[in-house]
Context: one part of a larger RNA
RNA sequence: AUUGAACGCUGGCGGCAUGCUUUAUACAUGCAAGUCGAACGGUAACAGGUUCUUCGGAAUGCUGACGAGUGGCGGACGGGGGAGUAAUGCAUAGGAAUCUAUCCAGUAGCGGGGGAUAGCCCGGGGAAACCCGGAUUAAUACCGCAUACGCCCUACGGGGGAAAGCAGGGGAUCUUCGGACCUUGCGCUAUUGGAUGAGCCCGCGUCAGAUUAGCUAGUUGGUGGGGUAAUGGCCUACCAAGACUACGAUGGUUAGCGGGUCUGAGAGGAUGAUCCGUCACACUGGCACUGAAACACGGGCCAGACUCCUACGGGAGGCAGCAGUGAGGAAUAUUGCGCAAUGGGGGCAACCCUGACGCAGCGACGCCGCGUGGGUGAGGAAGGCUUUCGGGUCGUAAAGCUCUGUCAGAAGGGAAGAAAUGCUUAUAGGUUAAUACCUUGUAAGUUUGACGGUACCUUCAAAGGAAGCACCGGCUAACUCCGUGCCAGCAGCCGCGGUAAUACGGAGGGUGCAAGCGUUGUUC
Repeated sequence: AUUGAACGCUGGCGGCAUGCUUUAUACAUGCAAGUCGAACGGUAACAGGUUCUUCGGAAUGCUGACGAGUGGCGGACGGGGGAGUAAUGCAUAGGAAUCUAUCCAGUAGCGGGGGAUAGCCCGGGGAAACCCGGAUUAAUACCGCAUACGCCCUACGGGGGAAAGCAGGGGAUCUUCGGACCUUGCGCUAUUGGAUGAGCCCGCGUCAGAUUAGCUAGUUGGUGGGGUAAUGGCCUACCAAGACUACGAUGGUUAGCGGGUCUGAGAGGAUGAUCCGUCACACUGGCACUGAAACACGGGCCAGACUCCUACGGGAGGCAGCAGUGAGGAAUAUUGCGCAAUGGGGGCAACCCUGACGCAGCGACGCCGCGUGGGUGAGGAAGGCUUUCGGGUCGUAAAGCUCUGUCAGAAGGGAAGAAAUGCUUAUAGGUUAAUACCUUGUAAGUUUGACGGUACCUUCAAAGGAAGCACCGGCUAACUCCGUGCCAGCAGCCGCGGUAAUACGGAGGGUGCAAGCGUUGUUC
C1' cells in the first nucleotide's frame, strides 16, 4: 500500500458501489416459462345479447372472451454456484471434412385426395397418483397421389423427393346464400447465397513434487465396413508391431481458465469476489427420446441415498433461480415493490409472461462528499491538574454579545427528468380492378411511472439534534503527578516493573487520525 474481511470501542447525513470466502450441506412456504382463439374441435367459469317463462328460472357459443384438450413457437436463452477438470479445458494464432430454427436477399411453387386421434359423451378400475374399454369429431396434427427451375443418388441408361392454410377488403359473374372468384398481408414447401451461432482438427503457452521411472493391446498404424451434420480406433473384422518417455511419460496431490485485480519505478510476485468472455455441473451414477441445437437446473427413464403420503397394493420430491429456514461458521441482507424503463419469449396486434432487470429495505463492509458552527470576547472567571506556593496550564477555550443556516426537522411547491414507443385522426406515396384493406413517410391529438410526493426549489424555527478512537521509553509525532513495588501487568523489536517507573494502572496535559479509530488475518 491492499481487502468480498472479522473483532473491540464509538457512530450525524448523503451519493456510488458491495454483501455465505465455511457445508456442491438439508430444505417448510410463495414466486422464478410461458404464449398464441388470426392453426383446430369446441364452451368449464365470467360478462353481454336473443328466445321461452308458471317471473322462481330455463334454453341458446350468438358475442366479448376462454378452463381443460389437439397443434405451433419458446422451455438449449436468461438466472445460479465452481463439485469435477492439469487437458475431450482455457488463451492466442491458424485449418478443412460440417450443421445452423428464427433473420436478410434470390429463384421456383402452394394442385388433388385419404385414414385416424385427443377433447366431449357413456362405462369400468384405484386410497391416491392415475389408468382401461366403447362410440363420435377437427386441424397449419398424420399419410399417400400429382408436379420438380434449383436439390439428392447414379453404373450416366436412369431413379428419388414437397407444401397448409388463416385473416382483412371487394365491383362485375356464378351460388346450395355457406361461399366460389379477385386482391392484400401473414404463413407453408423446395433450393441458392449471406448473417449469426455451433461442432471438429492443429502449432505455441498454461501449478508443484522423482521420497512417482517406466507406461500402453483398440494400445500405434494400415485395409474393408459401420456410425456421425462432419474428419478420425469414434466403433468393428482382418493385417502389421508399433506409440509415449529424463526436453519428465505414467501414477498420486492441488486447481475451473482468461480479460483482469492487488502490489511494485519496472522486471516480477500474489490472486481469479463483484463486471465481461469461455468451460464444466444441476440430489449421486448411468441412459437415451424430442428437437435446428440437449444427452436438457425448474423434461423423461433406470439404479442408489435421503425426505414425505398411503387404505401397505402403491405413489410423490430435488432452491449450486429470488426471497426465506435449520445446520456449519469469526462472518455475509428482505419470505419487499414494479414490469414504468432496458432486454427476452409468445402473439398481426391489443396484450400476456419475465425474482432477467429497474427500484426500494438492511449492514460505516468499502470509496467519495458534507456537517457537528462563524466572529468577537481577559476580571485570563469558576473548576481540574500542577507548583519552587510567587505562579504555570487547560485557555479565547467557556460564559457573555453578535451573525449565519449546510445536514437533520416542519410546511408548501414540484405530477420535473427518466419517455420514446404504441393508439386515433388528417395528409402524401406504394400495392391493387378499386378512392376497400394493407403498408411507408409526415403532421396533430391522446395514453402509460414501481421508485415517489422522490430529486430539486421556497419558507419557517433553531446553535438548537450530531466526536470519537488509538497512542505519548527508542524506532515514532507527543510528559508530568499519583498508585503499585520483578507483584499486578505491558510488549511489533529492543525491552520495562525488585519504593522517586515519561514503558504497568488512573488522572491532567499533549500527539495523530477522524465518523471513524485501533487490533487480528491476507497479499505485494

This is a predicted structure of a 524-nucleotide part of an RNA (small-subunit ribosomal RNA, 5' domain) from an uncultured prokaryote. Its mean pLDDT, the model's own confidence on a scale to 100, is 85. It matches the Rfam family "Bacterial small subunit ribosomal RNA".